[in-house]
RNA sequence: ACUUGUAAAUGCCAAACCUGUCGAAAGGCAGGGACGGAAAGCCACGGAUCUUUCUUGGCUGAAUCUUCCUCAAGAUAGCCGGGCUGCCUCU
Repeated sequence: ACUUGUAAAUGCCAAACCUGUCGAAAGGCAGGGACGGAAAGCCACGGAUCUUUCUUGGCUGAAUCUUCCUCAAGAUAGCCGGGCUGCCUCU
């Protein structure tokens, strides 16, 4: 170094699920727990997927509910790409 990889060694993270908690929800946090991971470390920049409170209007229409639209807001980094950083090892 735009290097190789988990063979060895030190280790690291932690899916689903359960309990508690925050949230309208997706989902987050903590504990337990391991499906897996060579960046499953950090970052919402691009794409993708998911959620729907408030607001606007449509259908229905007594009202509610359901559904669609509008306005936005949020989530997923263990969806992909991108940026930054790190241990050991190969060259």
c-di-GMP-I riboswitch aptamer from Desulfuromonas sp., 91 nucleotides, folded computationally.
The organism belongs to Desulfuromonas, within Bacteria.
Model confidence (mean pLDDT): 79 of 100.
It matches the Rfam family "c-di-GMP-I riboswitch aptamer". Its family is annotated with cyclic-di-GMP binding in the Gene Ontology. Rfam describes the family as follows. GEMM was predicted in a large-scale screen for bacterial structured RNA regulatory elements. The family has 155 seed sequences and 5,092 matches in Rfam 15.1.